[in-house]
Context: one part of a larger RNA
RNA sequence: GAUUGAACGCUGGCGGCAUGCCUUACACAUGCAAGUCGAACGGCAGCACGGGUGCUUGCACCUGGUGGCGAGUGGCGAACGGGUGAGUAAUACAUCGGAACAUGUCCAGUAAUGGGGGAUAGCCCGGCGAAAGCCGGAUUAAUACCGCAUACGCUCUACGGAGGAAAGCGGGGGAUCGAAAGACCUCGCGUUAUUGGGGUGGCCGAUGGCGGAUUAGCUAGUUGGUGGGGUAAAGGCUCACCAAGGCGACGAUCCGUAGCUGGUCUGAGAGGACGACCAGCCACACUGGGACUGAGACACGGCCCAGACUCCUACGGGAGGCAGCAGUGGGGAAUUUUGGACAAUGGGCGAAAGCCUGAUCCAGCAACUGCCCGCGUGUGUGAAGAAGGCCUUCGGAUUGUAAAGCACUUUAGUCCGGAAAGAAAUCCUUGAUCCUAAUAUGGUCGGGGGAUGACCGUACCGGAAGAAUAAGCACCGGCUAACUACGUGCCAGCGGCCGCGGUAAUACGUAGGGUGCAAGCGUAAAUC
Numbered sequence: 001g002a003u004u005g006a007a008c009g010c011u012g013g014c015g016g017c018a019u020g021c022c023u024u025a026c027a028c029a030u031g032c033a034a035g036u037c038g039a040a041c042g043g044c045a046g047c048a049c050g051g052g053u054g055c056u057u058g059c060a061c062c063u064g065g066u067g068g069c070g071a072g073u074g075g076c077g078a079a080c081g082g083g084u085g086a087g088u089a090a091u092a093c094a095u096c097g098g099a100a101c102a103u104g105u106c107c108a109g110u111a112a113u114g115g116g117g118g119a120u121a122g123c124c125c126g127g128c129g130a131a132a133g134c135c136g137g138a139u140u141a142a143u144a145c146c147g148c149a150u151a152c153g154c155u156c157u158a159c160g161g162a163g164g165a166a167a168g169c170g171g172g173g174g175a176u177c178g179a180a181a182g183a184c185c186u187c188g189c190g191u192u193a194u195u196g197g198g199g200u201g202g203c204c205g206a207u208g209g210c211g212g213a214u215u216a217g218c219u220a221g222u223u224g225g226u227g228g229g230g231u232a233a234a235g236g237c238u239c240a241c242c243a244a245g246g247c248g249a250c251g252a253u254c255c256g257u258a259g260c261u262g263g264u265c266u267g268a269g270a271g272g273a274c275g276a277c278c279a280g281c282c283a284c285a286c287u288g289g290g291a292c293u294g295a296g297a298c299a300c301g302g303c304c305c306a307g308a309c310u311c312c313u314a315c316g317g318g319a320g321g322c323a324g325c326a327g328u329g330g331g332g333a334a335u336u337u338u339g340g341a342c343a344a345u346g347g348g349c350g351a352a353a354g355c356c357u358g359a360u361c362c363a364g365c366a367a368c369u370g371c372c373c374g375c376g377u378g379u380g381u382g383a384a385g386a387a388g389g390c391c392u393u394c395g396g397a398u399u400g401u402a403a404a405g406c407a408c409u410u411u412a413g414u415c416c417g418g419a420a421a422g423a424a425a426u427c428c429u430u431g432a433u434c435c436u437a438a439u440a441u442g443g444u445c446g447g448g449g450g451a452u453g454a455c456c457g458u459a460c461c462g463g464a465a466g467a468a469u470a471a472g473c474a475c476c477g478g479c480u481a482a483c484u485a486c487g488u489g490c491c492a493g494c495g496g497c498c499g500c501g502g503u504a505a506u507a508c509g510u511a512g513g514g515u516g517c518a519a520g521c522g523u524a525a526a527u528c
Base pairs, nucleotide, nucleotide: 001528002527003526004525007523008522009521010520013375014374015373016372017370018369019366020365021331026329027328028327030326031325032324035076036075037074040073041072043069044068047067048066049065050063051062052061053060054059055058083284084283085282093208094207095206096205097204098203101201102200103199106197107196108195109194110193111192112191113190114148116146117145124137125136126135127134128133154163155162156161168189169188170187171186172185173184176183177182210256211255212254217247218246219245222244223243224242225241226240227239228238229237259281260280261279262278263274264273265272266271286307287306288305289304290303309320310319311318312317337363339362340361341360345359346357347356348355349354378408379407380406381405388399389398391396412469414464415463416462417461418460422455427449428448429447430446431445432444433443434442472517473516474515475514476513477498478497479496483512484511485510486509487508493500494499
C1' cells in the first nucleotide's frame, strides 16, 4: 500500500448493487417448509345445488342425483429442492484413463394388452385404553393382490427342452346387434415384455495438493491362489482350504490439523495466504447401530433397536429431534423479520383446470460490512477586509469572500398529479395437416381473442414551494502534509519506532489556526 462474511469508538443526508452466527454439529416454545391425483377405487363426514316429504313459509327431515370431497384403498412424488462442515489426509476432491454394471420418468422401435379367482382398508357392530392407539366380528371395490392362457423378442440350458407378463380409464361415433347399459369402431392416456438411445448413477486405476522422525518399523483377511457364497457389477467383498506373502527413509505406521475444487486476496511475476457469498463434488442430519420400501436411500421434516436429553401421564404407558424459513434462550467482540406472493423462473402431482412449493421472487432490519459506486449538504457576487474569537513587537496580523447583504438555482428530500416494463404461454376460438368410416375427439403447425403483478401506485415523468432538511473524524516533534497561545510542571498524561513531560512543552490537556480524508473517519485484529 492492498484486502476482510469483520469488531470497537466518534459521527451520520439519500439512492443502487451485494452481504449478514466465522463462536456452542449447544438446547429449542410457536407457526410454516411435500404434497397431489375423483380421468385408478369403494364411497359420502362436511359445504353448495337439485329433487322429495312435513308443514309453523322458512325451518326440520330424507335423498350420491349433481358440483365437489373429509377420512380410507391405490398411483406418482417424498432419494429433488433447502441446511451444515462435525467427521474425513483418503471409501473424499481435481485431472486423465478404464471395464465387469444399473437405470423410474424421457426419446425411437418391435410385439402384446385374452380369460379367471380369493382377500382387505374404509363403512357398520362390539370391546380395551387416561392418552397414543389397539383388538374381534360381519361386509365391500380397484390401475391393490394371486393363479391360468399366450411368448416376436427375453432368461436358463445338459441344446432335447424348460421358465416367465399385463389393467384398465377417459372422449367421440356412421352402419349392425341390444329394452337399456353396452357390444362394436375409433382417438387419447395408461399397462406388459423387449431392443436401441439420451441423460444420470455405481465401480477400478494413475497423477496431484498439510505438518511432525522428540512417530521406524507396520500388517493376520494381512498379500496371493483355488473353490463356494454374495452384489446391478470387478474384487478378501465374505467364507473354507493352500502358499507366505504385502507396505516402508521416494517416509509405511502413528500423532496433530483439515471438507476438496473452480476460485478469492495479495504480488510486476514467481510465489504466499485463504476456501464467506456463487458453482461442482463429498460427508452429515440428537448420539451409535441396523435394515425395510423403492428405479434410486441404508433415507434431515420414514421405520426398528440402544443411549443421553426434553415433554405428557389416570403411573399402566406414550411423544419428540430447526446443521429447512422465521423466531427464542445460551455462548460471544459480533451477525437480521416469528413479513408478502406463488405474478415471474424452477420443481412435484394431475388429461386439464388447478393445488402445493420459507426453492424462488420480493419487501423489512443493519453505518457500512463492502465496494462499485453515484448524488447531495448550494451557486454567483460581496472589503466597511464588520462583529466576535485568537495571536501580537500594540503598529497590526489571522479566521476571511468566510459571514452578513444582494442576485440566482432546486438535484436529493417534502407535497401534488400522471404512470410503466417484468405477461405470454397454459386456456378459449379458428385455419391447414395427420390419425380415422367420420366434417367427433385428439396430435402437430399457424392466425385471432380474453384473463393473470407479490413487489406497487414502485421505477420513471411532470408540477409546486423553499437555501430551505443534510459534516464529520483523525492528525499537526521526526518518520509524515500541517504551529501558536494558555494550563500543567518527570505530576497529570502521550507513545507505532525514536522518544516527549523535572516552570517559557510546535510531543501532555484546552483554545485559535492549519493539514488529510469525507458520509464517513480513526483504532485494534488478520493475510499478502

Overview
Predicted 3D model of a 528-nucleotide part of an RNA (small-subunit ribosomal RNA, 5' domain) from Paraburkholderia tropica.